[in-house]
RNA sequence: UCAGACGGCCGGGCGGUCGCCCUUUCCCGCAAGGGGAGGGGAGGAAAGUCCGGGCUCCACGGCGACAAGGCGGCGGGUAACGCCCGCCGGGGGUGACCCCAGGGAUAGCGCCACAGAAAGCAAACCGCCUGCGCCCUCGGGCGCGGGUAAGGGUGAAAGGGUGGGGUAAGAGCCCACCGCGGACCGGGUGACCGGGACGGCAUGGCAAGCCCCGCCUGGAGCAAGACCGAAUAGGGACGUCGCGCCGGUUCGCCGGUAGGGCAGUCGCAGGCCCGAGGCGUCCGGGUAGGUCGCGAGAACCGUUCGGCAACGGACGGUCCAGAGGAAUGGCCGCCGCGCCCGCAGCAAUGCGGACGGCACAGAACCCGGCUUACAGGCCGUCUGAUCCC
Numbered sequence: 001u002c003a004g005a006c007g008g009c010c011g012g013g014c015g016g017u018c019g020c021c022c023u024u025u026c027c028c029g030c031a032a033g034g035g036g037a038g039g040g041g042a043g044g045a046a047a048g049u050c051c052g053g054g055c056u057c058c059a060c061g062g063c064g065a066c067a068a069g070g071c072g073g074c075g076g077g078u079a080a081c082g083c084c085c086g087c088c089g090g091g092g093g094u095g096a097c098c099c100c101a102g103g104g105a106u107a108g109c110g111c112c113a114c115a116g117a118a119a120g121c122a123a124a125c126c127g128c129c130u131g132c133g134c135c136c137u138c139g140g141g142c143g144c145g146g147g148u149a150a151g152g153g154u155g156a157a158a159g160g161g162u163g164g165g166g167u168a169a170g171a172g173c174c175c176a177c178c179g180c181g182g183a184c185c186g187g188g189u190g191a192c193c194g195g196g197a198c199g200g201c202a203u204g205g206c207a208a209g210c211c212c213c214g215c216c217u218g219g220a221g222c223a224a225g226a227c228c229g230a231a232u233a234g235g236g237a238c239g240u241c242g243c244g245c246c247g248g249u250u251c252g253c254c255g256g257u258a259g260g261g262c263a264g265u266c267g268c269a270g271g272c273c274c275g276a277g278g279c280g281u282c283c284g285g286g287u288a289g290g291u292c293g294c295g296a297g298a299a300c301c302g303u304u305c306g307g308c309a310a311c312g313g314a315c316g317g318u319c320c321a322g323a324g325g326a327a328u329g330g331c332c333g334c335c336g337c338g339c340c341c342g343c344a345g346c347a348a349u350g351c352g353g354a355c356g357g358c359a360c361a362g363a364a365c366c367c368g369g370c371u372u373a374c375a376g377g378c379c380g381u382c383u384g385a386u387c388c389c
Stems, first nucleotide, its partner, number of pairs: 001385010012335007020041009043360001047371002050369005055221004068217005073087005088102001089100004103212002108210002110206003125152002127148009160178006179201001180199002184195004225292004235283007244257005259274004299318008336358002338355001340353005
């Protein structure tokens, strides 16, 4: 200098002016309210609402089992977690470093597409070797049969790999090394690692198909929930006034009827409804509305101690949005950055001008995580290559 890996941070600045939400205080006012001065006012993701909690209500005697769902190497951190840290094992990269749904396949069931002769009671397509018969140009060819998993071919996968011996050709048939297996020894808290013997190699893969093992889990969510509570309508109690006619009555009312009402209007036919309630006072439930829940907290900042780290302890300091259809904004000026244009310059760059250029995005009960989105920029540690001293 170029290319890269990992971690952290910022994410326009200043001033003026006009507003918005919350709040403190003062003045005016009987009050409603008005005015003045001061303080605070979005994010790293406020987002997705995926996981874990706080909080609230409901349910629930204890223990166990079952079902359903979730989690799954080991150790630690944490209020808790499916999160984080460290380590182990496997895979990728020259490397810094990155990725892993990473328990169990002799408990059982199931599946293994296509291709291929054969895919789980393994398998003979080509090839290799060989017996017999026939033919022959004596090299061999053809037919019938047997041996062979070393070679070819198919496949994600073909019943350990490489080399040697051996054999008619072959084969863990035998041997060495590697791999594998169950014990043993040593190390480690542990996952696991290392070692020398032994075993001739057997049960191939898939559990993100069912399943088995271990562990965890009540349900709903701030529209949770608590308090205050109208007007109107409806319910109840009491009081009062009233209730044509007939019948019944347990004296509370009930049935019928005169009468009245119902289609835009009229007639005819058929039908339905009302046919005793009104007023006053009080009680209780609910609605609208209001108040709380609602921000001093698993809080933030600094120093220091313990720990590799995640994180934890001690000390000191700070108070930091709380609206409720939802405030946190508009305009102007200057500056920064970006892009464009012009001029100068070989270029780097400088000067001037313009920009409706400056990302993703907006709290809604709160907190810890994860995931996703993000213009541009800054810092640190490390890796590889090249050049110079």

Annotation
This is a predicted structure of a 389-nucleotide RNA (Bacterial RNase P class A) from Caulobacter sp. KR2-114. It matches the Rfam family "Bacterial RNase P class A". Rfam links the family to the GO terms ribonuclease P activity, tRNA processing and dimeric ribonuclease P complex. It is annotated as a ribozyme. Of the family's consensus pairs, 98% are formed in the model. Lineage of the source: Bacteria > Pseudomonadota > Alphaproteobacteria > Caulobacterales > Caulobacter.